The RNA shown here (transfer RNA) has 73 nucleotides and comes from a Candidatus Woesearchaeota archaeon. Rfam family: tRNA. The family's RNA type in Rfam is transfer RNA.
RNA sequence: GUGACCAUAGUGUAGCCUGGUAGCAUUGAAGCCUGUGGAGCUUUAGGGGCGGGUUCAAAUCCCGCUGGCCACC
Numbered sequence: 001g002u003g004a005c006c007a008u009a010g011u012g013u014a015g016c017c018u019g020g021u022a023g024c025a026u027u028g029a030a031g032c033c034u035g036u037g038g039a040g041c042u043u044u045a046g047g048g049g050c051g052g053g054u055u056c057a058a059a060u061c062c063c064g065c066u067g068g069c070c071a072c073c
C1' cells in the first nucleotide's frame, strides 16, 4: 500500500443480514432474608467510537474518519 473482520453499560456479550421499546450475564446502590456474613430473592443505576447521508424513524442501510486485529504485498 491492497483486502477482510471488529467497535454496544465498569467488564463480557445478543440484536444488525430483514430499520420501529437496546436485551442477558456480571458489577454498583437500596431493600427483603439471616444471630453475623455469604448465598438466594426484589427493585434500581449505567451503554450504541467520531462525522455526514438516506428515511417519518438508524445500533441496524450507505460514505468517510479514528482505533483494534488478520491476511497479502
Base pairs, nucleotide, nucleotide: 001072002071003070005068006067007066010026011025012024013023020056027045028044029043030042031041032040049065050064051063052062053061